Description:
Model confidence (mean pLDDT): 84 of 100. This is a predicted structure of a 118-nucleotide RNA (SAM riboswitch aptamer (S box leader)). Rfam family: SAM riboswitch aptamer (S box leader). Rfam links the family to the GO term regulation of gene expression.
[in-house]
RNA sequence: CUCUUAUCCGGAGUGGCGGAGGGAACUGGCCCAGUGAAGCCCGGCAACCGUUGGGAAGAACCACUUCUCAAAAUGGUGCUAAUUCCAGCAGGAGAUGUUUUCUUCUGGCAGAUAAGGG
Numbered sequence: 001c002u003c004u005u006a007u008c009c010g011g012a013g014u015g016g017c018g019g020a021g022g023g024a025a026c027u028g029g030c031c032c033a034g035u036g037a038a039g040c041c042c043g044g045c046a047a048c049c050g051u052u053g054g055g056a057a058g059a060a061c062c063a064c065u066u067c068u069c070a071a072a073a074u075g076g077u078g079c080u081a082a083u084u085c086c087a088g089c090a091g092g093a094g095a096u097g098u099u100u101u102c103u104u105c106u107g108g109c110a111g112a113u114a115a116g117g118g
Base pairs, nucleotide, nucleotide: 001118002117003116004115005114006113007112008111013042015041016040017039021032022031023030026088027087028086029085043080044079045078048076049075051071052070053069054068055067056066057065058064084110089107090106091105092104093103094102095101
C1' cells in the first nucleotide's frame, strides 16, 4: 500500500505543558477555538485481540475448532465536542403542488479502529 471480516446514534477531564488553528481529503453547509485550537503528558472511557471462568455444537472422553455468556483496564491496540458533525451517488415513502423545495428511510461510496491475509 492492498484484500477480507467485524464495529462505527453508547461512553470518557472545570488537570499540566503548549500557543493558532481545528472538525481525514474535495465540494457545499454547519460548528469548535486567546473563556486557549493542534500537538505532548497525566487522568479517564472502552472488552477488538490476548488472558481467565462457564455454557452449546462438531455422535462419547481429552485436546482442538466455532458460537455464546461473564470477569478483568498489571498484556497489545484504540478512543476521549457535535452520529464517522451533516450532505454529495442510487432507490423507496411522505408533504408541497409541478420540470420545484423539503422531510424521512434503505443501500452504496469514502473514511476510522481492530483482527487476519498478501